Predicted 3D model of a 1527-nucleotide RNA (small-subunit ribosomal RNA) from a Pseudomonadota bacterium. The sequence is in RNAcentral, with records from ENA.
RNA sequence: UUGACGGAGAGUUUGAUCCUGGCUCAGGACGAACGCUUGCGGCGUGCCUGAGAAAUGCAAGUCGAGCGGUCCGGCAGGCUUUGGUCUGCUGGAUAGCGGCGAACGGUCGAGUAACACGUAAAGAACCUGCCCUCAGGACCGGGAUAGCCCUGCGAAAGCGGGAGUAAUACCGGAUACAGUGUGAGGGGGGCAUCCCCCUCACAUGAAAGGGAGAAGAUCCGCCUGAGGAGGGCUUUGCGGCCUAUCAGCUAGUUGGUAGGGUAACGGCCUACCAAGGCGACGACGGGUAGCUGGUCUGAGAGGACGGACAGCCGGACUGGGACUGAGACACGGCCCAGACUCCUACGGGAGGCAGCAAUCAGGAAUCUUGCGCAAUGGGCGAAAGCCUGACGCAGCGACGCCGCGUGGGGGAAGAAGUCCUUCGGGACGUAAACCCCUUUUCACCGGGAAGAGGAAGGACGGUACCGGUGGAAUAAGCCCCGGCCAACUACGUGCCAGCAGCCGCGGUAAUACGUAGGGGGCGAGCGUUGUCCGGAUUCACUGGGCGUAAAGGGCGCGUAGGCGGCUGGCUAAGUCAGCAGUAAAAUUCACAGGCUCAACCUGUGAAGGACUGUUGAAACUGGCCGGCUUGAGUGCAGGAGAGGGGAGUGGAAUUCCGGGUGUAGCGGUGGAAUGCGUAGAUAUCCGGAGGAACACCCGUGGCGAAGGCGGCUCCCUGGCCUGCUACUGACGCUGAGGCGCGAAAGCUGGGGGAGCGAACGGGAUUAGAUACCCCGGUAGUCCCAGCCGUAAACGAUGGUCACUAGGUGUGGGAGGAACUGACCCCUUCCGUGCCGAAGCUAACGCGAUAAGUGACCCGCCUGGGGAGUACGGCCGCAAGGCUGAAACUCAAAGGAAUUGACGGGGGCCCGCACAAGCGGUGGAGCAUGUGGUUUAAUUCGUCACAAACCGAAGAACCUUACCAGGGCUUGACAUCUCCCUGAAUGCGCUGGAAACAGUGCAGGCCCACUUUUUGUGGGACAGGGAGACAGGUGUUGCAUGGCUGUCGUCAGCUCGUGUCGUGAGAUGUUGGGUUAAGUCCCGCAACGAGCGCAACCCCCACCCGAUGUUGCCAGCGUAAAGACGGGGACUCAUCGGGAACUGCCCGCGCAAGCGGGAGGAAGGUGGGGAUGACGUCAAGUCGGCAUGGCCCUUAUGCCCUGGGCUACACACAUGCUACAAUGGGCGCUACAAAGGGCAGCGAAGGGGCGACCCGGAGCGAAUCCCAAAAAAGCGUCCUCAGUUCGGAUCGGGGUCUGCAACUCGACCCCGUGAAGCCGGAAUCGCUAGUAACCGCCGGUCAGCCAAACGGCGGUGAAUACGUUCCCGGGCCUUGUACACACCGCCCGUCACGUCACCUGAGUCUGCUGCACCCGAAGACGGUGGCCCAACCCGAAAGGGAGGGAGCCGGCGAAGGUGUGGCCGGUAAGGGGGACGAAGUCGUAACAAGGUAGCCGUACCGGAAGGUGCGGCUGGAUCACCUCCUUU
Repeated sequence: UUGACGGAGAGUUUGAUCCUGGCUCAGGACGAACGCUUGCGGCGUGCCUGAGAAAUGCAAGUCGAGCGGUCCGGCAGGCUUUGGUCUGCUGGAUAGCGGCGAACGGUCGAGUAACACGUAAAGAACCUGCCCUCAGGACCGGGAUAGCCCUGCGAAAGCGGGAGUAAUACCGGAUACAGUGUGAGGGGGGCAUCCCCCUCACAUGAAAGGGAGAAGAUCCGCCUGAGGAGGGCUUUGCGGCCUAUCAGCUAGUUGGUAGGGUAACGGCCUACCAAGGCGACGACGGGUAGCUGGUCUGAGAGGACGGACAGCCGGACUGGGACUGAGACACGGCCCAGACUCCUACGGGAGGCAGCAAUCAGGAAUCUUGCGCAAUGGGCGAAAGCCUGACGCAGCGACGCCGCGUGGGGGAAGAAGUCCUUCGGGACGUAAACCCCUUUUCACCGGGAAGAGGAAGGACGGUACCGGUGGAAUAAGCCCCGGCCAACUACGUGCCAGCAGCCGCGGUAAUACGUAGGGGGCGAGCGUUGUCCGGAUUCACUGGGCGUAAAGGGCGCGUAGGCGGCUGGCUAAGUCAGCAGUAAAAUUCACAGGCUCAACCUGUGAAGGACUGUUGAAACUGGCCGGCUUGAGUGCAGGAGAGGGGAGUGGAAUUCCGGGUGUAGCGGUGGAAUGCGUAGAUAUCCGGAGGAACACCCGUGGCGAAGGCGGCUCCCUGGCCUGCUACUGACGCUGAGGCGCGAAAGCUGGGGGAGCGAACGGGAUUAGAUACCCCGGUAGUCCCAGCCGUAAACGAUGGUCACUAGGUGUGGGAGGAACUGACCCCUUCCGUGCCGAAGCUAACGCGAUAAGUGACCCGCCUGGGGAGUACGGCCGCAAGGCUGAAACUCAAAGGAAUUGACGGGGGCCCGCACAAGCGGUGGAGCAUGUGGUUUAAUUCGUCACAAACCGAAGAACCUUACCAGGGCUUGACAUCUCCCUGAAUGCGCUGGAAACAGUGCAGGCCCACUUUUUGUGGGACAGGGAGACAGGUGUUGCAUGGCUGUCGUCAGCUCGUGUCGUGAGAUGUUGGGUUAAGUCCCGCAACGAGCGCAACCCCCACCCGAUGUUGCCAGCGUAAAGACGGGGACUCAUCGGGAACUGCCCGCGCAAGCGGGAGGAAGGUGGGGAUGACGUCAAGUCGGCAUGGCCCUUAUGCCCUGGGCUACACACAUGCUACAAUGGGCGCUACAAAGGGCAGCGAAGGGGCGACCCGGAGCGAAUCCCAAAAAAGCGUCCUCAGUUCGGAUCGGGGUCUGCAACUCGACCCCGUGAAGCCGGAAUCGCUAGUAACCGCCGGUCAGCCAAACGGCGGUGAAUACGUUCCCGGGCCUUGUACACACCGCCCGUCACGUCACCUGAGUCUGCUGCACCCGAAGACGGUGGCCCAACCCGAAAGGGAGGGAGCCGGCGAAGGUGUGGCCGGUAAGGGGGACGAAGUCGUAACAAGGUAGCCGUACCGGAAGGUGCGGCUGGAUCACCUCCUUU
C1' cells in the first nucleotide's frame, strides 16, 4: 500500500446515583403447528406423536441354452370311426426337480454409553459366491427322488402309502508336481509368539455338462491351485452425554494349563490350578441417547441439534433358537414360546406394512390405494427379455427457498364520500374519475422439443419453449402505531369489558382496552405459539469473581495430586519444523459453467485433525546423570512471653455457721411491693467452714495455628526471635480425601456447689406483660472421665514466595558512633498500631500486616423466596451436625454512596413555646355557628391547627339556590332569519292566592308611493307563529384560570462560571464570630449574581416653612356666645421640608459588632401598617366571576302563591351578660377620636313615663345633623342577702319599619323575676399605651335577630429567674430497612381461598437382584435293541461300515414360587410453604425502634418473641484513656 474478514445494544430495583444481579426485548434458524389471507411458476420438502393396529393391491424373481414331463400352436408324414390320434421337425407356455438371486435394494431408530460410531493403526490370528489374471484338469461308474399315475386321511392348511422317472440333483472309485497335514534337511527374514522360500518322505482331497452347428473351432458353464479387485470379520490407541443424594464392583470373575469350538485370536466354552482383576484420571449402579459426514447459531472460541441427502450400526409383532448358504441367526425364510387378530365343519389352521400407496387410532400436526420401467441402477438369463412402489415422473400441502405479477404515463390548489377541526380549514390525495399506452400474467388458436446410444422405442407430455389474437383485462393481504420500537387522532368504555414480551395500561377527556380515520412495517404472504443459538463476559479457555453485593473451609498436621532455585551433560515424552499418508462423496468457501435470472444443478480448486508415519531442531517443560548454596533444615551462643499439661500454695471479697455488742428496722425501686427482722435482722467485732474467681500491675502490651491464655511456686513440654555462618545440599510450597484440635450452650457417669442463675414461684408495671424492674430460685456454671463439633469460630480478608515512596508510636533482640551515662541518636531483624505515595476499588475504603504488582496450590460463588428445608446417605446417647435438592413463586432481592424526611440521637439558636404574670374559656342563662336528629323541605359549600358570629358587610315576602301546589314552552334574558297582526304606550273590567287567562276603552308615530279619502309598501317598537338558539346555583376545585388560606415575616430558596466527585451531587450556603435577619465581618476553591431580609411607600411621635376657611383666639375692638370686626402668634388642618447615621465619647473585639454614656422629641429595625421568596398541603372555591368536558331541553329551564333555610332529646365551637360592694341604683358634673348623611342625616320647639309622634330649621357638610361619649369625678342609698346582685323566661299593653311582623322583626312601658355565689379534666389571649376595663362610629340595611365584623379614642397595669420540659421553627451533625418520607416501614400466630410439595396405615404399575421350581424349540454330548438305496463282503438271504428316528443328559426362552432393591401412580390423615386491595391478636425489627441489635446453644411462652451462657459490632449517645492529624 492492496485485498479479504471483523465483536452495536435497550427496558426494568432508586426520590435520584454508581455498582452487583436476575428477568425481558430487538437478530437468525425450523421436517413445524395455529389464526387471517391467497394470482402464477421453478427447485426442494412433508407422521417429530402409538417401534399402535392393520382392509385391499403391489414391493423378488429369473433361467426350457441344467432335467423329466405336461399343455397350446405351426409344418411334414402315418393312422383314422374325420371326433381325432401317433411320429418327426419347429415355436410358445410352464407346476415340479435343479441353478443363481432372495444376506442387495427399500424402511424405521425401539434398543444400544458399546470398539456401537468417528479417526488412526494392526491381523505373523482370518474368510470371500458372482467378476478379472495365470496355471492345470474334467476318467470310470452307481443308486435314488419330486413331478406325473394309483390310492388313503383332512372342512381347510396340508399330510401319508404304492408304483415308477430325468438331470449341471446325489454317491463311489481313479488321477492331481501345485493345495492341506505331519516329519526331516537347508536358506532367508522379523516386533514376542514366529514368518517366508527350497528339497525329500508319508497321508489326504476334484469335476458337469449344455446350446447352436454336419463336425471341429468357438461360446456359456464345471473342478483344482495361485494371484487380484471389491466386500466382510477380528483386535488396538485416541475422541465424543448427565448423575457421587450410585463408592466400592467382580465367580468365568483375573490369570495359567489342557481340551472343545470358530473362517480366525480369545475365559468364546469346559475341566483343573492359582487369587486375582477394576475403581475418585470415577469402577459399579441409575437416567438419557443410534453414531458420523454435517446442520443452525456465533466475531471467534463455543453452544445446540443429528429431519432430508451420504457412510456405519442396530431393529423387523414380543422373547428364544438354529437351519440353508460364499455370506443370515435372515423385514416380505424356518422352528418354539407369548400376546393379539382372522378362518374353521371345533378336530385344527392362518397372519406379522418400522417396503409403496391407502385405512383406523393417537395427535397441534405431516400427502396419491397415480403413471412408467423411457432414463439411472439392481436380480436372473448366452441372448431376446422378464422382474424391479429401487428409481424416473406426475398429484396434494404457501411447509421452506427463489423468481414473477396484480399495470405504466398523464390527470385539480384538489370531485364525491369518510375522518378530524380552533369551523377558518386540514387529511385520505394524483389517490379516484377521465385521457393515452403496454400485455408479464390470463383466455383462446397454431407450432412444438432436447432428454436415445447404429434403426425403432419417451412415463413426464401436446409439457417446457415459440408464434398469433383479445382485453387493464384474472390477481392484496396481514401485523403493528405508550417506552424498548418506525407509526396519532376521534368516538365508545369507566379497575368494567379488556390488553400485556418486560416495564405496565383501564377507577369519565385512555396516542396502551374496542371501533373508525390516518399512519408505520412486511408483502402472497403476515402474525402467533413452540424449540435452538445469539445478545448472556449470566459457568468467564478466549473472557468473571469471593472485606461490605452471592462467595475464604473455625484452625492445624499431612496423603494423592498440582507447582517448583542456580549450573553442566545426555535424552527427545511434551514443544516446533519439513516431508509422506490419510481426513469418502455431498455440504461450506473461491472461481467458472448450465436452466431467460435466481433458488437449484454441474465442473475445477482451496480449506479442514487433539490423527498416523518419518526426518530433523533442542531454547523452554519433563526424564536420567553430575555439581552448587541463595530456598529449606541442622548446629553453636544468647533472649522475651497470661503458649500447653500436672502438682502444690496465698491473700482480698461474697455467703453460711458459732459467739460478742446492739435495736427496730433492713432490703429494694422511677416509685413501690413481695422478701428478711423483736424467735433480735440490718450494722459492727472475733472465730470457723466452704466454693469459685484472681483487684491494682494491665498497656490498640505479650504468647498461641485457631478456639483461647492473667495470683504465686515447682516439675514436664511445644513454638518463636536475634547473633555466628560450621554442617546437609532443593530435602521446597500448597494440599482433594484423611487425621487431629476446636468458645459457649448441651449430653452420659461420678464428685462439688460460695456467688451467679435459664426454667419456675412471687411482687410490681401494663389495656394485657407468659417481658424489661424487684424478691427468691433449680438445672447449669466448677472438678474427673467420655461425648457433641457448632458461633458475627470476624480482619466478615485461605496459604506460600517475590517486588513496589515515606512518616510516626509501641513490644522483643543485635550492632554502631559518641559519651560520665543506664538514656538520647543512627543502622538492622522479628512482631504489633496509626497516617499516608503510587496503584487498586462501585464506593466506602485498602495502601510493605495490601484489598497494589506478579507466580503457585487449595476452598468457595452464579437472582430473591421456597431452604440450609425435604428425601437419601454418613456421624451422634440425644439435642442435633455434615452432605444437600425440586415443585411452586416473585421482578426483583442486594452493596456503597447522595439529597431529603424522621428519631422517645447529639450540639447551637429563635418564637407569649414553656416559665413568670394579668384576664379569660371549660360550669349558668342567652345569642350565633356546626354536628346530629327531625322534616314535604329543614338548599348548598367549608372539617385538626388552617371548618364551626366561616361564604352571610343584614333569610318575614324578595333574597332562595330547597319543598308543596298552580302555571309557561323560542321561553324571565341575547343575536339572527322568515311569515302574520298591531304603533308604542296608558287606564280599566271578570275569574284567580298570585302567576296567568279572558276582555274593554283610550291612543293613534316616522319614511316612501298614490291627486285625495282610502289604501299600499317600508322602518322603530310590540304581540302571535316557525326555526336557529336561549337557559341551568345540574356534575367534575382530582380537567382549569383567577383569587385565597397555611407553614410564615420563618430566613431561607436558587443560579452562572470555576473546582471536586464515574455519578446522584458537593462546594459556594460549611467553619469562627455577630445579627431581628444567608445582617454583617473574618477565614476558606471558590468568585459573583438573582428571588427573599433590610431600605425605598403610608400612619403616628419632634421641629421648620408656606397657606389660613367652615378651623384657631394671645393681644386689640365689640356685648353674654370666636357670634362679629380683626389677627396668623398658638391649636389644628393641608402641602412641602428637616431630623437618627452606632455619627460622638468610654470599654471589649482583628473586624463585624456588643455593653455603657452624652446630646436629643425620638437611639441602636423609634411605634404601627402595607409588603408574604422557592415551594408544601391534588388545601379551599365550577354556588362571586371566568372556563374545558359531561348531563337536562313542555325540563335539572322559567313564573307565581304559600312553606322551609328560624325545626329540637342532644353534642361541640365562638361570643354576650352575669354570679356582685374595686359593686349596683339614683342625682349632679366633666373630657375624646374616628366616622356617616339627600328616597339621607334631621336641629330648635311641642306631645308621650317611654319606644316614638308632630315639626321641619340647617346641611351634599373642618360650616348643619347623627351626638349623649362612657368608664372617671362629686354626692347619696344598698351591707353580703340568690340580694336594690343577676337578668333569662313568661303575661299584658304599646311604638316603628314594611304590601305584609302567625310561622319569623326590633324597640318601649308595666308586671314576672329562672339558672347562676367564680366554674372538673382540660384549655385560650396578651410583653406597653400592650393586657384589662370603658364607651363612640361605620359598612351591609325598609326594618332587624349585631351580643358579630371593621374602625376610633378614654382609663391604664403586672411579669419575664431562665431555656430543663411541652408546641412550632432555623442551622450543623449522627443513625435509618423511611422517600405518597414515622399518621413511615414492618414481624409472627390465628381465620378464609387457591396452588405445588413432603410425610402417611396402605394399595397399584414398571424396572431389577438373589434363591428355587418347571422347562419349549434348538445345537451339542451320550445311547441308539427300532429304521436306512449308494461303499465293502456275499449269488442271495444276510452281515459290516456309516447314518438316522427315538430316548437320556447338561444348557436353555417364556412361565411359576419366595424374598430383597429402585422409580412412579394413588390415599384417610399429618406437616410446613407460596400466593391472594382493604379480616383477628399483638409490636419483635428499622432512629438509642423506646430493654442496642445480631450469632451459636439451652429452656420457656397465643404469636411475634423472652431469658440464661459465651461471642460479634454490622450499636446510638456522653465522658475518659491511648494513638494519629493540624495549628
The coordinates come from a structure-prediction model, not an experiment, and the mean pLDDT is 86. It matches the Rfam family "Bacterial small subunit ribosomal RNA".